[in-house]
RNA sequence: AAGAGGUCGCGGUCUUUAAGAGUAGUAAUUUAAUUAAACAGAUAUUGUUAAAUUAUGAAAGGAAAUGCCGCCGAAGUUAAGAAGAUGAAUCUGUUAAGUCUUCUUUUCUGGGGAAUUGCAGAAUAUGUAAUUCACUGUCGCAUUAUAAAAUGCGGAGCGCUU
Numbered sequence: 001a002a003g004a005g006g007u008c009g010c011g012g013u014c015u016u017u018a019a020g021a022g023u024a025g026u027a028a029u030u031u032a033a034u035u036a037a038a039c040a041g042a043u044a045u046u047g048u049u050a051a052a053u054u055a056u057g058a059a060a061g062g063a064a065a066u067g068c069c070g071c072c073g074a075a076g077u078u079a080a081g082a083a084g085a086u087g088a089a090u091c092u093g094u095u096a097a098g099u100c101u102u103c104u105u106u107u108c109u110g111g112g113g114a115a116u117u118g119c120a121g122a123a124u125a126u127g128u129a130a131u132u133c134a135c136u137g138u139c140g141c142a143u144u145a146u147a148a149a150a151u152g153c154g155g156a157g158c159g160c161u162u
Stems, first nucleotide, its partner, number of pairs: 001162003006072001009071005015065003025056010038094005075109002079105008110136002113133008138155006
């Protein structure tokens, strides 16, 4: 420098689909609370908030399939730091916790799967971490063996092959 592991290899993206959900919200009626409920200012009282009934009724994150794109620390993840976004009852401004995105350093993981538990999530989907189990690729050692192949044990991608 170029390659391999897998027919469920990794990630991204368009379209479609299911779920989200008859949920949030909106309108009407009734009841209850309240004076605008983190702070400051302004405004509404014919207001605001909550619940019930009736009518109407979304979306985002996440997921599946096809296609396309980029790849083989692909990628994910632990912890810390920096920047940005969002963020507390009407409007403006500030902003807490929390959440999300990007970058740097750092921990762990060869790869995918199944089960259990924890966290996230509307979810029994899915993602992620730990443990266990077998499977698979690679290298080392040993046994058998003409050789190939096979069996057993063990290591880790800063690896393996050319």
Description
Model confidence (mean pLDDT): 81 of 100. Predicted 3D model of a 162-nucleotide RNA (Lysine riboswitch aptamer) from a chicken gut metagenome. Its Rfam family is "Lysine riboswitch aptamer". Its family is annotated with lysine biosynthetic process in the Gene Ontology. Rfam 15.1 lists 3,224 matches to the family in 1,923 species. Rfam describes the family as follows. Riboswitches are metabolite binding domains within certain messenger RNAs that serve as precision sensors for their corresponding targets.